Parts: sequence; C1' cells; structure tokens
RNA sequence: CAGGCCGGGUGACCGCGGGCGGCGUUUCGGCGCCGCUUCGAGGAAAGUCCGGACACCACAGGGCAGGACGCUGGCGCAAGCCAGGGGGCGAAAGCCGACGGAAAGUGGAACAGAAAGCAAACCGCCGCCGGCGUAUCUCCGGAGACGCCGGCGGUAAGGGUGAAACGGUGGGGUAAGAGCCCACCAGCGCCGCGGCGACGCGGUGGCUUGCCAAACCCCGUCCGGUGCAAGGCGAACAGGGCCCGCGAUCAGGCUGCCCGCCGAUGGGCCCGGGUAGCUGCCGAGAGGGAUGGUCACCUUCGACAGAAUCCGGCUUACAGGCCUGCU
RNA sequence: GCCGGAGUAGCUCAGCUGGUAGAGCAGCUGAUUUGUAAUCAGCUGGUCGGGGGUUCGAUUCCCUUCUCCGGCU
Repeated sequence: CAGGCCGGGUGACCGCGGGCGGCGUUUCGGCGCCGCUUCGAGGAAAGUCCGGACACCACAGGGCAGGACGCUGGCGCAAGCCAGGGGGCGAAAGCCGACGGAAAGUGGAACAGAAAGCAAACCGCCGCCGGCGUAUCUCCGGAGACGCCGGCGGUAAGGGUGAAACGGUGGGGUAAGAGCCCACCAGCGCCGCGGCGACGCGGUGGCUUGCCAAACCCCGUCCGGUGCAAGGCGAACAGGGCCCGCGAUCAGGCUGCCCGCCGAUGGGCCCGGGUAGCUGCCGAGAGGGAUGGUCACCUUCGACAGAAUCCGGCUUACAGGCCUGCU
Repeated sequence: GCCGGAGUAGCUCAGCUGGUAGAGCAGCUGAUUUGUAAUCAGCUGGUCGGGGGUUCGAUUCCCUUCUCCGGCU
C1' cells in the first nucleotide's frame, strides 16, 4: 500500500415478541393462563441517492419536448459490477477519474495585453525612400560610413501581458526572420503487424488544424406517470333520504263514530363511508410497535448504529482486532 | 414511511446562460439640535451551510453530506 474477514463468545437465571400445542372463557371477532421452540436486527438495518419487482392510472402507432447515461470486452431487465485500454499522480507497491464529438453550428475566455482564433503588430529586428547633423574624402559641384527624425514595407526569433499567444528543442539558412530546409519529439492522415476490441508497435506523407460541451448543442443508447399513506376486501351503531305497506300494533292525525287516506312501529335500497377494520406484510416481523437484564469466566468488552412491502446497487458513519500478498 | 422545497452581512431578501457579492433595516463616526428623535454624509460587517470535483477562475455547474421547512393517512 492492497485484498478479505470479525465486529463479542460460552454457561446459568429472569424477561419480551413470533410460531406450535393444551386448558379456561367468549358478545364467536377475540382474550387470559400454562408448556415447548435448531425462530428473533446490520455491515451498514442509515441517507432515500439510483434501479427493479409489485400495484393502480394512462396508452392504436409514431414524433416533439424533458431527463439519465456515454473508452473496450463480459455479466446484468436496469442501476451497477468485474477485467482491460489510454490519461493524471506517486520513489515504488499502488491510487484517482462523468473517459463520445471543438475540421456541424451558436457562444464564452473577466482584468491585463498590440492581438483570445478572422488574425494582428506595442517595444524590438531588418530593407528602401526623404530630411537634418557629422568624422572623412573631394575635381569644391558634391559624395558620405555613422547617428537622429519621418514615411513605406518585411518579420514573428526575442521582450512584455496573461491561466492560455497560432507545434516544441537544436542546427542550417536569411537583409532580418519564418516548417523556409534538416534531425529528434508531440499531433494528424495512410499502410503493415499484434490484439475479439478499446488500443499498441513499426513504416511513410504533407507540414500543424489551440482551450471550454459538469456552456447551449450534435451523435448514440435508454426512459409513460404515481408510489404500500400504491392497491384489494369491506362493516356495525346513531342520524338522514327515497320507495313499499296499512295485514298487525297506536288513548297517533284528518275526525265525535264507521270507512278511507296519512304518519310512526315494520320491510327494502341509498347516504353515513369505500370510513373503521382486515389485507397487501414475507424463513425476524409489529401496529403503543419485540430482540433486553443480572452473575461468572474468557487479562480488557468498547465504535457506528437498530428492521416496517421486498430485492439489487451507490454513498455516508464506524472503537478495536485477525488473516494474506506487495513496496 | 413516501414525496417536495430552502440555506447569502446581526435580521429580511436580491444576485443563477461562471469573471471575484449587493439593497433595506440594524451598528459605528461626523453634521444638524440646548438635548433626543427624525434627516443628511461617510464607514464597518460575508468560511455565500460543510467537503470534494469540472474550469484559468465556482454563490452560480456536478457529486456527496448536514440543518431547517412543507405536503400526503
């Protein structure tokens, strides 16, 4: 440095939840007691960051928008994982990484700087022309190295600015310079060989086409929405509404009596309410929600933390200890 | 349990196609006033919740984490 593992153990006693059996009780839904038990939290049960199962809703088919992912091979429904390639870091073992496209387009690069991608020229370097000054020469008309100023032009080596300046280093070449030419290196295209592939190695050609896509975007692959508070089954009582019915009941109403009609008791349906409850729910498994305590020994006993539909990942937290390999 | 939103000065909030962060109130100093308030002028005050990444450069983009708030029976 890397990989893997443990993260208290054993015994006794007591206690809690589940399951099974028995007994008692019951309004038949359960409740209580007793006994048995190879049952009873984790590596992360956590965060809820991804994906899936499952469930309901929507949907002829296709597209737009939006989102996620992005080197290669394999596994996987997917998320993701393993191995490899290339890049960066490290002395090394090894570690890190969202790693398609910037010659499709749009856009950005503050300040500084001449110029931030079409190229351009502040200082500097160089050539030509003009003016001025001057050593010197002179046939006295002028010529004039050199210096200064101005104009025209060349240059991108050097300086300076910047995070970044139009391939890098060295040599040749040139008025000064420049891939202008050459060698090596980086990059690009083509060819050959190796590899399933990403890619690597070698040869060759013209000389160079910068950065940002975790900016818009382009290309490729995938994605309908909502989440178990989803969803399924589904009461009872009070109260209310509508209908039926006067066969029975009423010191009932019209009406003092009979008939008739009506109301209530009665029957049906609906509201109450898709509420309560049950289920979904599991080889831990509830709905006030269990997994704990004491003692003894192991020299010490301790960290992060506890299931709530399930599964696969990612990330984060973690005292202490063990094993293997490497620098 | 499931889903969504917000953290910027002492307080309330801006700033989000990246260029070095502001406003109001509060605080301090001065002016004005006999003095105070109000008013005027100036000043102070910021780990942009924490950590990491992309980038020349991050409040802004991305990942992770913490805290707070809200909705659904």